[in-house]
RNA backbone atom coordinates (compact mmCIF):
# COMPACT_ATOMS: atom_id res chain seq x y z
C1' N A 1 0.00 0.00 0.00
C1' N A 2 -3.93 -3.66 -1.29
C1' N A 3 -7.82 -7.30 0.13
C1' N A 4 -11.27 -9.67 3.72
C1' N A 5 -13.84 -9.54 8.41
C1' N A 6 -14.93 -6.48 12.59
C1' N A 7 -15.34 -2.40 16.27
C1' N A 8 -16.01 2.85 17.78
C1' N A 9 -19.27 5.64 15.30
C1' N A 10 -23.07 7.08 11.75
C1' N A 11 -27.99 6.80 8.98
C1' N A 12 -29.45 14.63 9.90
C1' N A 13 -28.73 19.34 12.30
C1' N A 14 -30.41 24.00 14.36
C1' N A 15 -33.88 28.12 16.56
C1' N A 16 -37.88 29.69 19.48
C1' N A 17 -41.43 27.76 22.86
C1' N A 18 -42.27 24.51 26.81
C1' N A 19 -39.45 22.51 31.27
C1' N A 20 -36.34 22.79 37.72
C1' N A 21 -33.21 21.28 33.64
C1' N A 22 -32.36 18.10 29.22
C1' N A 23 -34.00 15.15 24.80
C1' N A 24 -38.46 14.15 21.82
C1' N A 25 -43.56 14.74 19.83
C1' N A 26 -46.15 19.85 17.73
C1' N A 27 -44.13 25.11 15.20
C1' N A 28 -40.15 27.44 12.21
C1' N A 29 -35.28 27.33 9.39
C1' N A 30 -31.93 24.33 6.70
C1' N A 31 -32.47 20.92 2.42
C1' N A 32 -33.23 15.32 1.33
C1' N A 33 -31.71 12.72 5.52
C1' N A 34 -33.58 3.98 6.82
C1' N A 35 -38.46 1.47 8.68
C1' N A 36 -42.37 0.47 12.63
C1' N A 37 -44.80 1.78 17.58
C1' N A 38 -45.32 5.98 21.43
C1' N A 39 -46.12 11.16 23.15
C1' N A 40 -49.38 18.39 25.01
C1' N A 41 -54.20 18.74 30.92
C1' N A 42 -47.80 14.69 26.75
C1' N A 43 -43.67 10.82 26.47
C1' N A 44 -38.81 9.63 28.16
C1' N A 45 -34.56 10.95 31.11
C1' N A 46 -31.30 13.18 35.49
C1' N A 47 -26.22 14.47 32.79
C1' N A 48 -25.66 14.09 27.26
C1' N A 49 -28.86 11.02 25.30
C1' N A 50 -35.69 10.56 22.82
C1' N A 51 -37.72 5.29 24.70
C1' N A 52 -38.81 0.15 22.55
C1' N A 53 -38.19 -3.13 18.16
C1' N A 54 -35.97 -4.04 13.33
C1' N A 55 -32.59 -2.84 9.16
C1' N A 56 -28.27 -0.62 6.59
C1' N A 57 -23.32 1.80 6.19
C1' N A 58 -18.82 1.66 8.58
C1' N A 59 -12.68 3.89 9.40
C1' N A 60 -13.96 7.95 5.55
C1' N A 61 -17.31 12.33 -0.07
C1' N A 62 -20.27 9.67 5.02
C1' N A 63 -17.09 9.62 11.84
C1' N A 64 -14.49 13.38 15.26
C1' N A 65 -12.08 18.33 16.16
C1' N A 66 -10.82 23.42 14.82
C1' N A 67 -11.32 27.83 11.73
C1' N A 68 -14.51 30.35 8.43
C1' N A 69 -19.23 31.56 6.06
C1' N A 70 -23.72 32.92 7.79
C1' N A 71 -30.02 30.94 5.96
C1' N A 72 -32.97 31.61 10.08
C1' N A 73 -34.67 32.48 15.23
C1' N A 74 -34.34 35.20 20.07
C1' N A 75 -32.92 39.57 23.52
C1' N A 76 -31.99 44.96 23.83
C1' N A 77 -32.64 49.58 21.17
C1' N A 78 -35.16 55.42 27.51
C1' N A 79 -30.16 58.58 24.55
C1' N A 80 -31.33 55.87 15.98
C1' N A 81 -35.04 56.67 11.55
C1' N A 82 -40.08 56.46 9.28
C1' N A 83 -44.99 55.79 10.59
C1' N A 84 -49.51 54.34 13.35
C1' N A 85 -52.90 54.12 17.75
C1' N A 86 -54.82 55.88 22.53
C1' N A 87 -54.88 59.60 26.55
C1' N A 88 -53.66 64.54 28.18
C1' N A 89 -51.96 69.96 27.65
C1' N A 90 -52.92 75.01 25.77
C1' N A 91 -47.00 77.54 27.34
C1' N A 92 -45.48 77.31 21.10
C1' N A 93 -48.52 79.55 17.36
C1' N A 94 -46.93 76.71 11.72
C1' N A 95 -51.70 75.15 8.86
C1' N A 96 -56.74 76.16 9.32
C1' N A 97 -60.26 80.07 11.55
C1' N A 98 -61.82 85.46 12.85
C1' N A 99 -60.63 90.77 12.39
C1' N A 100 -57.54 94.69 10.32
C1' N A 101 -53.99 96.63 6.88
C1' N A 102 -50.83 96.76 2.20
C1' N A 103 -50.18 96.44 -2.69
C1' N A 104 -52.58 93.12 -6.64
C1' N A 105 -57.02 91.85 -8.67
C1' N A 106 -60.93 93.15 -11.27
C1' N A 107 -67.21 90.38 -11.33
C1' N A 108 -70.23 94.32 -11.56
C1' N A 109 -72.05 99.33 -11.14
C1' N A 110 -71.79 104.48 -12.42
C1' N A 111 -70.30 108.60 -15.82
C1' N A 112 -70.51 113.45 -22.03
C1' N A 113 -78.53 113.60 -19.70
C1' N A 114 -71.20 115.56 -17.35
C1' N A 115 -66.98 111.50 -13.49
C1' N A 116 -62.68 112.66 -10.10
C1' N A 117 -61.24 117.57 -8.79
C1' N A 118 -61.77 123.03 -7.68
C1' N A 119 -64.78 127.50 -6.13
C1' N A 120 -69.31 129.69 -3.90
C1' N A 121 -73.79 128.80 -1.06
C1' N A 122 -77.89 126.12 1.78
C1' N A 123 -79.34 122.18 5.22
C1' N A 124 -78.18 118.67 9.07
C1' N A 125 -75.76 119.95 15.00
C1' N A 126 -75.47 124.11 18.96
C1' N A 127 -76.78 129.21 21.32
C1' N A 128 -79.90 133.65 21.79
C1' N A 129 -84.29 136.33 20.32
C1' N A 130 -88.98 136.41 17.94
C1' N A 131 -93.55 134.39 15.70
C1' N A 132 -97.06 130.61 15.84
C1' N A 133 -99.29 126.19 18.23
C1' N A 134 -100.64 123.93 22.89
C1' N A 135 -101.61 124.03 28.20
C1' N A 136 -102.51 126.58 32.92
C1' N A 137 -103.87 130.82 35.90
C1' N A 138 -106.02 135.56 36.05
C1' N A 139 -108.86 139.33 33.71
C1' N A 140 -113.07 140.28 30.31
C1' N A 141 -118.27 137.98 29.37
C1' N A 142 -122.16 135.18 31.69
C1' N A 143 -125.49 132.26 35.50
C1' N A 144 -126.23 131.34 40.59
C1' N A 145 -125.19 133.61 45.00
C1' N A 146 -126.39 137.02 51.97
C1' N A 147 -132.73 134.80 57.95
C1' N A 148 -129.41 138.99 61.09
C1' N A 149 -123.84 140.73 61.29
C1' N A 150 -123.98 143.80 52.39
C1' N A 151 -126.35 148.13 49.49
C1' N A 152 -131.00 150.49 47.60
C1' N A 153 -136.26 150.85 48.21
C1' N A 154 -138.55 149.65 52.46
C1' N A 155 -145.82 147.78 52.78
C1' N A 156 -147.28 146.49 57.67
C1' N A 157 -145.74 147.26 62.43
C1' N A 158 -142.20 150.03 66.05
C1' N A 159 -139.85 154.56 68.23
C1' N A 160 -139.42 160.27 69.02
C1' N A 161 -142.70 164.62 68.73
C1' N A 162 -148.62 168.63 70.87
C1' N A 163 -148.37 168.86 65.68
C1' N A 164 -145.71 169.50 61.21
C1' N A 165 -142.51 165.93 60.63
C1' N A 166 -138.40 162.74 61.64
C1' N A 167 -135.53 157.97 62.88
C1' N A 168 -134.22 152.85 63.00
C1' N A 169 -135.75 148.97 60.09
C1' N A 170 -138.19 142.92 59.36
C1' N A 171 -140.61 140.46 55.15
C1' N A 172 -140.95 141.37 49.88
C1' N A 173 -138.59 143.30 45.43
C1' N A 174 -134.05 145.06 42.95
C1' N A 175 -128.65 144.71 43.10
C1' N A 176 -123.99 143.03 44.44
C1' N A 177 -119.34 140.75 47.59
C1' N A 178 -116.68 136.41 48.74
C1' N A 179 -117.53 131.96 46.59
C1' N A 180 -119.41 128.21 43.17
C1' N A 181 -120.19 127.21 38.01
C1' N A 182 -120.43 128.21 32.48
C1' N A 183 -118.19 130.00 28.11
C1' N A 184 -113.70 130.16 25.83
C1' N A 185 -113.98 135.22 21.22
C1' N A 186 -110.50 138.78 23.29
C1' N A 187 -106.41 140.61 26.86
C1' N A 188 -102.24 139.68 30.45
C1' N A 189 -98.74 136.42 32.75
C1' N A 190 -96.30 131.82 33.05
C1' N A 191 -94.89 127.11 31.05
C1' N A 192 -93.62 124.16 26.86
C1' N A 193 -89.96 117.00 25.53
C1' N A 194 -94.53 121.39 19.94
C1' N A 195 -93.13 123.84 14.62
C1' N A 196 -91.23 121.36 6.43
C1' N A 197 -91.76 129.11 10.73
C1' N A 198 -88.55 133.89 10.92
C1' N A 199 -83.93 136.80 12.49
C1' N A 200 -78.99 136.91 14.42
C1' N A 201 -74.66 134.27 16.08
C1' N A 202 -71.44 130.10 16.53
C1' N A 203 -69.64 125.92 14.04
C1' N A 204 -68.32 124.23 9.38
C1' N A 205 -65.09 117.40 10.36
C1' N A 206 -68.46 114.14 8.02
C1' N A 207 -73.06 113.50 5.35
C1' N A 208 -77.15 115.55 2.18
C1' N A 209 -78.13 119.30 -1.36
C1' N A 210 -78.12 123.92 -5.11
C1' N A 211 -75.13 126.81 -8.57
C1' N A 212 -70.54 127.70 -11.38
C1' N A 213 -65.62 126.09 -13.65
C1' N A 214 -63.71 122.04 -16.22
C1' N A 215 -63.89 117.79 -19.55
C1' N A 216 -63.03 111.54 -18.53
C1' N A 217 -62.94 109.11 -15.35
C1' N A 218 -64.86 107.20 -10.58
C1' N A 219 -66.65 103.29 -7.09
C1' N A 220 -65.93 98.31 -6.29
C1' N A 221 -67.44 92.22 -4.87
C1' N A 222 -64.95 87.42 -5.06
C1' N A 223 -60.09 85.64 -4.87
C1' N A 224 -55.07 84.39 -3.90
C1' N A 225 -50.17 86.80 -1.83
C1' N A 226 -47.73 89.41 2.19
C1' N A 227 -47.84 91.76 7.07
C1' N A 228 -50.15 92.69 12.02
C1' N A 229 -53.48 91.23 15.97
C1' N A 230 -56.62 87.56 18.24
C1' N A 231 -58.77 83.46 20.45
C1' N A 232 -59.02 78.36 20.14
C1' N A 233 -57.59 73.13 20.14
C1' N A 234 -59.25 70.15 14.13
C1' N A 235 -54.15 69.16 12.56
C1' N A 236 -49.12 70.54 13.64
C1' N A 237 -46.42 71.28 18.52
C1' N A 238 -45.42 69.51 23.73
C1' N A 239 -46.07 65.46 27.56
C1' N A 240 -47.40 60.23 28.72
C1' N A 241 -48.39 55.10 27.16
C1' N A 242 -48.38 51.32 23.44
C1' N A 243 -47.43 49.21 18.54
C1' N A 244 -45.49 48.18 13.23
C1' N A 245 -41.42 48.38 9.82
C1' N A 246 -36.27 49.67 8.70
C1' N A 247 -31.55 50.24 10.84
C1' N A 248 -28.01 49.24 14.95
C1' N A 249 -26.14 45.96 18.65
C1' N A 250 -25.90 41.27 21.04
C1' N A 251 -26.83 35.94 21.31
C1' N A 252 -27.81 30.94 19.36
C1' N A 253 -26.77 29.10 14.78
C1' N A 254 -28.45 25.05 9.88
C1' N A 255 -26.33 24.22 4.94
C1' N A 256 -21.59 25.06 2.77
C1' N A 257 -15.93 25.92 2.42
C1' N A 258 -10.93 25.00 4.35
C1' N A 259 -7.47 22.51 7.59
C1' N A 260 -6.39 18.54 10.89
C1' N A 261 -7.41 13.77 13.43
C1' N A 262 -9.29 8.44 13.83
C1' N A 263 -8.91 1.73 16.04
C1' N A 264 -8.63 -4.14 16.01
C1' N A 265 -7.71 -9.05 13.63
C1' N A 266 -6.11 -12.05 9.51
C1' N A 267 -3.98 -12.64 4.55
C1' N A 268 -0.96 -10.74 0.40
RNA sequence: CCGUGCUAGGCGGGGAGGUAGCGGUGCCCUGCACCCGCAAUCCGCUCUAGCGGGGCCGAAUUCCCGUUCGAGGGGCUUUGGUCCUGGGGGUCAGUACGCCGUACGGAGGUGCUGAUGGCCGGGUCCCGCGCGGUGAACGCCUGCGAACCAGGUCAGGUCCGGAAGGAAGCAGCCUUAAGCGGAUCCGUUCAUGCGCCGCGGAACAGCCUGGCCGGAGCCAAAGGACGGCGGGCACGCCCCAGGACCGGUUUCGACGACGGGUGCACGG
A computed fold for a 268-nucleotide RNA from a Thermoleophilaceae bacterium, annotated as Bacterial large signal recognition particle RNA. RNAcentral holds the sequence, with entries from ENA. Rfam family: Bacterial large signal recognition particle RNA. By type it is a non-coding RNA gene. Its mean pLDDT, the model's own confidence on a scale to 100, is 79.